The prediction has a mean pLDDT of 77. This is a predicted structure of a 389-nucleotide RNA (Bacterial RNase P class A) from a Candidatus Hydrogenedentota bacterium. It was read from a public genome assembly, where an Rfam model found it. NCBI's taxonomy places the organism under Bacteria, Pseudomonadati, Candidatus Hydrogenedentota. It matches the Rfam family "Bacterial RNase P class A". The family's RNA type in Rfam is ribozyme. Rfam links the family to the GO terms ribonuclease P activity, dimeric ribonuclease P complex and tRNA processing.

RNA sequence: CGGGUGGAUCGGGCGGCUGCGUUCCGCCGCGAGCGGAAUGAGGAAAGUCCGGACUCCACAGGACAGGGCGCUGGAUAACGUCCAGGCACCGUAAGGUGACGGAAAGUGCCACAGAGAAGAGACCGCCGAUGGUUCCGAUUUUCGGAACACAGGCAAGGGUGAAACGGUGGGGUAAGAGCCCACCGCCGUCUCCGGUGACGGAGCGGGCACGGCAAACCCCGCCCGGAGCAAGACCAUGUAGACGGUGCGCGUCGGCCCUCGUGUCGGGCCGACCGGAACGUGGUCCGCGUUCUUGGCGCCGCGGGUAGGUUGCUCGAGGUUCCGCGCAAGCGGGAUCCCAGAGAGAUGGUCGCCCUCGACAGAAUCCGGCUUACAGAUCCACCCGCCGC
Numbered sequence: 001c002g003g004g005u006g007g008a009u010c011g012g013g014c015g016g017c018u019g020c021g022u023u024c025c026g027c028c029g030c031g032a033g034c035g036g037a038a039u040g041a042g043g044a045a046a047g048u049c050c051g052g053a054c055u056c057c058a059c060a061g062g063a064c065a066g067g068g069c070g071c072u073g074g075a076u077a078a079c080g081u082c083c084a085g086g087c088a089c090c091g092u093a094a095g096g097u098g099a100c101g102g103a104a105a106g107u108g109c110c111a112c113a114g115a116g117a118a119g120a121g122a123c124c125g126c127c128g129a130u131g132g133u134u135c136c137g138a139u140u141u142u143c144g145g146a147a148c149a150c151a152g153g154c155a156a157g158g159g160u161g162a163a164a165c166g167g168u169g170g171g172g173u174a175a176g177a178g179c180c181c182a183c184c185g186c187c188g189u190c191u192c193c194g195g196u197g198a199c200g201g202a203g204c205g206g207g208c209a210c211g212g213c214a215a216a217c218c219c220c221g222c223c224c225g226g227a228g229c230a231a232g233a234c235c236a237u238g239u240a241g242a243c244g245g246u247g248c249g250c251g252u253c254g255g256c257c258c259u260c261g262u263g264u265c266g267g268g269c270c271g272a273c274c275g276g277a278a279c280g281u282g283g284u285c286c287g288c289g290u291u292c293u294u295g296g297c298g299c300c301g302c303g304g305g306u307a308g309g310u311u312g313c314u315c316g317a318g319g320u321u322c323c324g325c326g327c328a329a330g331c332g333g334g335a336u337c338c339c340a341g342a343g344a345g346a347u348g349g350u351c352g353c354c355c356u357c358g359a360c361a362g363a364a365u366c367c368g369g370c371u372u373a374c375a376g377a378u379c380c381a382c383c384c385g386c387c388g389c
Stems, first nucleotide, its partner, number of pairs: 001385010012354007020040008042360001046371002049369005054228004061286004066224005071085005086100001087098004101219002106217002108213003123158002125154003130151002132148007166184006186206003190203005232311004241302001243301006249274001251273008275293007318337008
């Protein structure tokens, strides 16, 4: 000097005039109006993908189904997030990515090509020792040699394929093969060392061996109520439900009252128990709770009225800074600050100057993350290459 990796910050500025929202103060007691002060959109406010706070159901249990996560140790209110590490893969490297438990519990898939794709297999090939056929020589109950590649043997070589049932080297064999050996690789409820752990290293033994896919079904472990600020709370106003349909005990026991000349019978009220109906509990079942059990209540349908105001609404798992602990994510403590709360919904207009000539883009209950978009500018640390000293 160039390229790259990881992290952080800014993302228009200044001035004049004028116009907006909220809170507070003053003028004139309310209102209205006027004046003043403070303050007023983001790093993603976006996506609505996760997790919560808060509110209601509601006092809310168990099982099944369903859903989420999936290496280890930590952080956190929690999470599918973050930090640190392990292993695997990519990269020369700094670094990056990981949907990272189990394929020997079972089922399933691996097109086409290929002989053969998980206990598979012979297309081209190699051998042909032993058996067979033919020929030659010697010799005659046989021996030796050669040829064929028929029987038979092989899966080492080649080919096909994304992938071929371990790899390299040697021995052995007719030719071969973990057939045997060495090393590597694989397996081991094995041993030792290091580590909290995932794992790493060394040794011993084994069989010389049944591939990949679970982001396929599945198995295993851990976790999980629902709905949502249009949640919810309060005030005011208002009408029409004497509508239609439908469901639910001629129950039992006890007490009291009424009727009755007494008793019986009958009726009513209260309490308890049993049964039934409906509603609530994310789905299903069990359980639980509430209401009713016939002048009552529930459900379905139809019809009518109101939809106005106040609140929830911003002091927070808050910001900034310093110290301590921690590799870090973060945790603890001190000091200090208040920094949007609109309600069809607030930041505008204009002039001048500077300048990197300006990207993505506007809060709606709030917060922690993740993902996506982004012109340009600045800073820090690290890696690689080139040149010079």